[in-house]
Molecule: transfer RNA
Organism: Minisyncoccota bacterium
RNA sequence: GGCGCUAUCGUCUAUCGGUUAGGACUCAGGACUUUCAUUCCUGCAAGCGGGGUUCAACUCCCCGUAGCGCUA
Numbered sequence: 001g002g003c004g005c006u007a008u009c010g011u012c013u014a015u016c017g018g019u020u021a022g023g024a025c026u027c028a029g030g031a032c033u034u035u036c037a038u039u040c041c042u043g044c045a046a047g048c049g050g051g052g053u054u055c056a057a058c059u060c061c062c063c064g065u066a067g068c069g070c071u072a
Stems, first nucleotide, its partner, number of pairs: 001071007010025004018055001027043005048064005
């Protein structure tokens, strides 16, 4: 240089065009307990950037950025 893959809450991870963008861990509040731990309930928090297609895009297309792999 060429080709391919990946990018979603603080972390890990679902979601194959119409979702309230879901779950686990963490964190905060509460219940339980003499206290702590465990357990239970509730809550906070996310689509890499810019364009395009579409009535509608996290999802499809293009160009970037970052990471990983193969190849020369």